[in-house]
């Protein structure tokens, strides 16, 4: 230099053109004499920019970061 893959709550992963989910973690409450465990409720995210589309996390392009390969 060229090509490929990946980027989703604090962490690990789903998801798919039509309001984005789970587990763990975290906050509040209940249970207990206290802790732990258990139960209920809540907050929290689509790497950035552009294009197509009625509508983009999803499709396309560019950029950024990470990994792999070739030279």
């Nucleotide at each position: 230099g060229c090509g490929g893959c990946c980027a989703u709550g604090g962490u690990u992963c789903a998801g798919u053109g039509g309001u984005a989910g789970a587990a763990c973690a975290u906050u509040u409450c209940c249970u207990u004499g206290c802790c732990a465990a258990g139960g209920a409720a809540g907050a929290g995210a689509c790497a950035g920019g552009g294009u197509u589309u009625c509508g983009a996390u999803u499709a396309c392009c560019c950029u950024u970061g990470g990994c792999c390969g070739c030279a």
Molecule: transfer RNA
Organism: Patescibacteria group bacterium